The part of an RNA shown here (small-subunit ribosomal RNA, 5' domain) has 473 nucleotides and comes from Novosphingobium pentaromativorans. Its Rfam family is "Bacterial small subunit ribosomal RNA". RNAcentral holds the full RNA, with entries from ENA, Greengenes and SILVA. Model confidence (mean pLDDT): 87 of 100.
Context: one part of a larger RNA
RNA sequence: GAACGAACGCUGGCGGCAUGCCUAACACAUGCAAGUCGAACGAGACCUUCGGGUCUAGUGGCGCACGGGUGCGUAACGCGUGGGAAUCUGCCCUUCGGUUCGGAAUAACUCAGGGAAACUUGAGCUAAUACCGGAUAAUGACUUCGGUCCAAAGAUUUAUUGCCGAGGGAUGAGCCCGCGUAGGAUUAGCUAGUUGGUGGGGUAAUGGCCUACCAAGGCGACGAUCCUUAGCUGGUCUGAGAGGAUGAUCAGCCACACUGGGACUGAGACACGGCCCAGACUCCUACGGGAGGCAGCAGUGGGGAAUAUUGGACAAUGGGCGAAAGCCUGAUCCAGCAAUGCCGCGUGAGUGAUGAAGGCCUUAGGGUUGUAAAGCUCUUUUACCAGGGAUGAUAAUGACAGUACCUGGAGAAUAAGCUCCGGCUAACUCCGUGCCAGCAGCCGCGGUAAUACGGAGGGAGCUAGCGUUGUUC
Numbered sequence: 001g002a003a004c005g006a007a008c009g010c011u012g013g014c015g016g017c018a019u020g021c022c023u024a025a026c027a028c029a030u031g032c033a034a035g036u037c038g039a040a041c042g043a044g045a046c047c048u049u050c051g052g053g054u055c056u057a058g059u060g061g062c063g064c065a066c067g068g069g070u071g072c073g074u075a076a077c078g079c080g081u082g083g084g085a086a087u088c089u090g091c092c093c094u095u096c097g098g099u100u101c102g103g104a105a106u107a108a109c110u111c112a113g114g115g116a117a118a119c120u121u122g123a124g125c126u127a128a129u130a131c132c133g134g135a136u137a138a139u140g141a142c143u144u145c146g147g148u149c150c151a152a153a154g155a156u157u158u159a160u161u162g163c164c165g166a167g168g169g170a171u172g173a174g175c176c177c178g179c180g181u182a183g184g185a186u187u188a189g190c191u192a193g194u195u196g197g198u199g200g201g202g203u204a205a206u207g208g209c210c211u212a213c214c215a216a217g218g219c220g221a222c223g224a225u226c227c228u229u230a231g232c233u234g235g236u237c238u239g240a241g242a243g244g245a246u247g248a249u250c251a252g253c254c255a256c257a258c259u260g261g262g263a264c265u266g267a268g269a270c271a272c273g274g275c276c277c278a279g280a281c282u283c284c285u286a287c288g289g290g291a292g293g294c295a296g297c298a299g300u301g302g303g304g305a306a307u308a309u310u311g312g313a314c315a316a317u318g319g320g321c322g323a324a325a326g327c328c329u330g331a332u333c334c335a336g337c338a339a340u341g342c343c344g345c346g347u348g349a350g351u352g353a354u355g356a357a358g359g360c361c362u363u364a365g366g367g368u369u370g371u372a373a374a375g376c377u378c379u380u381u382u383a384c385c386a387g388g389g390a391u392g393a394u395a396a397u398g399a400c401a402g403u404a405c406c407u408g409g410a411g412a413a414u415a416a417g418c419u420c421c422g423g424c425u426a427a428c429u430c431c432g433u434g435c436c437a438g439c440a441g442c443c444g445c446g447g448u449a450a451u452a453c454g455g456a457g458g459g460a461g462c463u464a465g466c467g468u469u470g471u472u473c
Stems, first nucleotide, its partner, number of pairs: 001473004006469005013345006019338002021303001026301003030298003035062003040059002043056005069256003078181007087173002092169008100134004109124006140149003154161002182228003189219003194216008231253004235246004258279005281292004309335001311334003317331001318329004348378004358369004384409005392400001417462005422443003428457005438445002
């Protein structure tokens, strides 16, 4: 000098665009953040012009594995980059073929109970795109090559849309490998599923991934093992560059969801607002038993130098469901708060010498503040008042918002501070103080004329900011 997610002190007019718990992955009151489909199904309630329509608890389907948050853990194939083969992939696109006959239940509902509650038991009835069986069976799978095996669901307004099998694609994901990726040797040896093989199991898939047996290997000064620290990257800051530091916001990947473990469902999870077990904590209880998880958006307490509203809307973009109308969406778009940052604008312009008054200094003549003020003549950015009023939306639909913007009106009117002045370093005098009070980044000032302390006048620098502190280059 530059930079910052900054903080503190003094000061503070406006707008645009950004940014805003870096600390306790501390604990959380309250509200909201994931639903949707009646064109799958029975039932109930309501309306009815008797054609039908509306609403829904339940069964069923799809979604809830996305989106959003955080950085605890992780020094690792976690990430980055470049390759690879032994894989799966709902919805979507495309191609070929099929969509047949039956059955038994069960929730809802009714009845009877249990419980303080959460909830729950028994009996009876019923439907389906829920469940099961038979048929059909290749181009699919298995095969000892003889053969064996596997499916389906209908709905409606009759135009469609679903369902099943198989091939291909697209997208997404899992796995493996080369190279790169922090410090410590005051960590030198580490390793028993350990290293390899065979058989078996398991997985969508390779593999000690697991298991039985066999062999005795494997890694290491080119730093194994251990310890400490840490999410990684695109990037960001600085620098002429090389490099150094860093990883907020935005984007990609990873990990996590009170702590630890586990699986279920599913195309996909070992699942933030799912389940089970254990633990800590909090709450309810009739003491028998139950409920909960903000590292979602707001918000509260706490910690801290320090970080915002318990706001509006689905109008746009995007997502889920639905044939659609539509519903949901604290994603998102907006608004609110904060000079936190960057950028822009303003706080007036011209004229005005008796160089007014006042202040300060003085050699008492004067000098300086200073064209500065006053006065005169103008202008109206911004702010204020009134009127009009978008784009964002394409037929309709605008939270923002009567906002941006435009026009008119009055009036200099609404708007300047902060730090410094010994040298480095731009800017000097007087008074007070007297090694005191104090200053200070370094050198150093202060003990009676201090340009260095405090005040004043004057000056210098930056300016809605200025200075200090912290951190990085």